The prediction has a mean pLDDT of 83. The part of an RNA shown here (large-subunit ribosomal RNA, domain II) has 687 nucleotides and comes from Candidatus Peregrinibacteria bacterium RIFOXYB2_FULL_33_20. The full RNA is in RNAcentral, with records from SILVA. It matches the Rfam family "Bacterial large subunit ribosomal RNA". Lineage of the source: Bacteria > Bacteria candidate phyla > Candidatus Peregrinibacteriota.
[in-house]
Context: one part of a larger RNA
RNA sequence: GCCAACGAGUUAGCUAUGUGGGGCUUGGUUAAGGGGAUGAUACCCGGAGCCACAGCGAAAGCGAGUCUUAAUAGGGCGCAUUUUAGUCUCACAUACUAGACCCGAAACUGGGUGAUCUAUCCAUGGCCAGGCUGAAGUUUCGCGAAAGCGGAAUGGAGGGCCGAACUCAUCAGUUAUGCAAGACUGUGGGAUGAGCUGUGGAUAGCGGAGAAAUUCUAAUCGAACUCAGAGAUAGCUGGUUCUCCUCGAAAUAGCUUUAGGGCUAGCCUCGUGCUAUAAAAAUAUGGGGGUAGAGCACUGGAAAGGCUAGGGGGCCAAACAAGCCUACCAAACCUUACCAAACUUCGAAUACCAUAUUUAUGUCCACGGGAGUCAGACAGUGACAGCUAAGUGCCAUUGUCAAAAGGGAAACAGCCCAGACCGUCAUUUAAGGUCCCAAAUGGAAAUUAAGUGGAAAAGGAAGUAAAGUUUCUUAUACAACCAGGAGGUUGGCUUAGAAGCAGCCACCCUUUAAAGAGUGCGUAACAGCUCACUGGUCGAGAAAUUUUGCGCCGAAAAUGUAACGGGGCUCAAAUUUCCAACCGAAGAUACGGAUCCCGCCUUUUGGCGGGAUGGUAGAGGAGCGUUCUUAGGCGAUGAAGUCUCACUGUAAAGUGGGAUGGAGUACUAAGAAGUGCAAAUGUUGGC
Numbered sequence: 001g002c003c004a005a006c007g008a009g010u011u012a013g014c015u016a017u018g019u020g021g022g023g024c025u026u027g028g029u030u031a032a033g034g035g036g037a038u039g040a041u042a043c044c045c046g047g048a049g050c051c052a053c054a055g056c057g058a059a060a061g062c063g064a065g066u067c068u069u070a071a072u073a074g075g076g077c078g079c080a081u082u083u084u085a086g087u088c089u090c091a092c093a094u095a096c097u098a099g100a101c102c103c104g105a106a107a108c109u110g111g112g113u114g115a116u117c118u119a120u121c122c123a124u125g126g127c128c129a130g131g132c133u134g135a136a137g138u139u140u141c142g143c144g145a146a147a148g149c150g151g152a153a154u155g156g157a158g159g160g161c162c163g164a165a166c167u168c169a170u171c172a173g174u175u176a177u178g179c180a181a182g183a184c185u186g187u188g189g190g191a192u193g194a195g196c197u198g199u200g201g202a203u204a205g206c207g208g209a210g211a212a213a214u215u216c217u218a219a220u221c222g223a224a225c226u227c228a229g230a231g232a233u234a235g236c237u238g239g240u241u242c243u244c245c246u247c248g249a250a251a252u253a254g255c256u257u258u259a260g261g262g263c264u265a266g267c268c269u270c271g272u273g274c275u276a277u278a279a280a281a282a283u284a285u286g287g288g289g290g291u292a293g294a295g296c297a298c299u300g301g302a303a304a305g306g307c308u309a310g311g312g313g314g315c316c317a318a319a320c321a322a323g324c325c326u327a328c329c330a331a332a333c334c335u336u337a338c339c340a341a342a343c344u345u346c347g348a349a350u351a352c353c354a355u356a357u358u359u360a361u362g363u364c365c366a367c368g369g370g371a372g373u374c375a376g377a378c379a380g381u382g383a384c385a386g387c388u389a390a391g392u393g394c395c396a397u398u399g400u401c402a403a404a405a406g407g408g409a410a411a412c413a414g415c416c417c418a419g420a421c422c423g424u425c426a427u428u429u430a431a432g433g434u435c436c437c438a439a440a441u442g443g444a445a446a447u448u449a450a451g452u453g454g455a456a457a458a459g460g461a462a463g464u465a466a467a468g469u470u471u472c473u474u475a476u477a478c479a480a481c482c483a484g485g486a487g488g489u490u491g492g493c494u495u496a497g498a499a500g501c502a503g504c505c506a507c508c509c510u511u512u513a514a515a516g517a518g519u520g521c522g523u524a525a526c527a528g529c530u531c532a533c534u535g536g537u538c539g540a541g542a543a544a545u546u547u548u549g550c551g552c553c554g555a556a557a558a559u560g561u562a563a564c565g566g567g568g569c570u571c572a573a574a575u576u577u578c579c580a581a582c583c584g585a586a587g588a589u590a591c592g593g594a595u596c597c598c599g600c601c602u603u604u605u606g607g608c609g610g611g612a613u614g615g616u617a618g619a620g621g622a623g624c625g626u627u628c629u630u631a632g633g634c635g636a637u638g639a640a641g642u643c644u645c646a647c648u649g650u651a652a653a654g655u656g657g658g659a660u661g662g663a664g665u666a667c668u669a670a671g672a673a674g675u676g677c678a679a680a681u682g683u684u685g686g687c
Stems, first nucleotide, its partner, number of pairs: 001687006011098003015095010027051003033045003055062002065077004101239002104236001108229006119203009128193001130162003133158001137154007166190003171186004205221001207217003214223001242623006252265005266373002268370006280359008293346001294344002299340003303336004310329002312326004376401007384393002406417003421593004426589003432583003435567003441580007453569001459553002463550010480537005486510003491505003516531001520529002594613008624676001626673007633665002641660008
C1' cells in the first nucleotide's frame, strides 16, 4: 500500500414538552405493596399520591373575584360575554440527568515495583610491563670562633616525566533499513593516583544521588515505572456506514473573562389556524425630506483691485498738538472671481410611506415542533481609513460564488450569458464569434504602415488623413541661382586698441532699385565671409496657425520566442461606420416519459388542463436491505452457500435458468434491533 472482517446518536428515568395512535371522560390514573395462578404473557386488589375542575395576593388570607389603597376612585391579573376538556398509556421527535455519537491528550491523585543501567557512599578483595628524573634524611671530606656553608657518596620522595596493560574519549574518516537504538579505523588524554576494577551492601519519586550538566535514577526524567480513580476533562482536531422525493439557509444584531465558544432575535423547514390581498411587482396619484448638484444671504476660509478708519515711516513743529506726504500694513464697505463632512437663500433622481387599479400556482400574519448559521469571498456603485497604494482594512447597497453544473473570457470559485427532472444523431437563439487549429462570412465607405492591432505617463516630432482661420501671390509670391548690399564714418564715449559686431549713450543725414550708426561668423585692432534690404532669371501656388482621427519616440529583468492561445494576418484575418447572413448553451421550442402541486370532472380507480422539479448546512416525506423472534409456509423429486448467464425496477435492490453443494430455510404478515463503511496517521488478520 491493497484485500477481508470489526468499527460511531445507544440505553435508562413514577422526568419534561410536542406530534400521531389508542382507552376512559358519569373526570382520568394508580405507586409501593398484596392475592391466587401460569409454559409465558395476562388477571384481581391497593386511590397513598399526581394532573384537571378557580383565581388573586409576597403572605396571613379572601374567593368569581382578588391585589394595590385611606378609598366603594383608578389600575393589574382573573370570571363572564360568542366557545371546547381533561387524563392515562404506546410509538416517534427533542430536551434534561447520566461516559451519552466514537476515538484522541498533556496532566492530577492514591497504592505499589525498581540503584543487575547509572550517581554517591559503606565493607571486603584485585590490578598498574619497562624506562627516566633524583627531594628530604644519613655518612664522610673541606671551610668556619660559632651559627652554619660547600663537595662527594648514599638515599628513593613526587595528585613528578616517557610509555604498554588498564581506563577515558581530542580530532578526522568509515558507518547511516549500521556489526552497533552510539560501533569501527587512525590519532589522542591519564597511566602510584581526587587511580582503575571484582563481589556484597546502603540511599526511592512531594524522594534519592549529583567535582552542578536540569545530570543520573534499567534504551524512559523540569520530576521514573506500574496498577487503580477512569470511559478524568478536551468551547479543540479527525471520523460518523443504504436509496429516492419536497423545500432550503447563514456567515448579521444585542449580550457574553466574549471574540475560531455560547444564548436570544434574524434567515430555513414541518404542522395547525385565521383572513381572503394583508405580502410582492408594475402603473397612477398624494406625501415628508435636505443627499447629489448648485450657491455664498448666514457660519467660516480665501485671491486681486478700489475706497477709507486705524497703525508704521517721513517732512514740519518742539505744543502734550495740529497739518502735509507716503512704491508700507490694513478692519469695515464696494467691484470681480472662488472654497466647505461638522456652511445653506436653494435643490433633484432614486429610496421610503400611503391610497387606487392590474398581475399573480401565493406571499403575508398568528401559534406550536425541529434546525443549522455567528471565519464569509470577489465584482459594480456611494463613503471612510490608507499614498483617491494593496488580491488592504471597515461600512452601505446590488449581484454572483459560497450551496450552481452548461456556453464565453486560451487556461481562470466571485466577470459576461444562462439556472441542469429524464431521454432524442430535431428546431431556434444569448453572451461570444465566423482564414486554419475549430462550428460559422460576405458586401459598402474610410483610416492605419506602426505587426499599431497584440501593455504605460509627463513630454517630444515638417508621420499621415480630415476640417477650418489668417497672410502673400501673373502688378510674378515661396524656394533656388546671378548681381548689389554704398557715402558722411574709425558716430560719440570708454579703452593699450574698440573701425557695424567687449561695454555705455545715441541711432541721424546723404546717394539710391536697395542697403541697420548693423543679423551672425571672424580679427590684437583692421581686414575677410554673411544677413536684413533691392534688381534680375524662373513661372504657380506659398507661408503661418487652430482643431480632430489613426499612428511614431519616450519603452531596461532575470531558464526560452513568451505582452494575439498558436499558426499566421497589411485595399486585412487590424481599426471606424453601415448592411445582410450564419455558428453558438444542459436557455427557449418540439416529441416521449417520471414525480409532486393546483383547478375541473369523477363512487373508487382514474381522466383532462395547467404549473413546478440545481442545491451545501439543515427540516420534512416515502422506501430498499441485514440479524433475531412469533405465526403460516418451503426443503434429499435437493435448503443455505458458491460460480455463471439472462431479465425486471427511478434507486437502494430483486427474479429466473444452468452448474456446484448436501441440510437447512427463501417467502408472506407482524414485532425487536449489537441493522448498512471508503476514509477516523482507525483496530485485527492476510499478502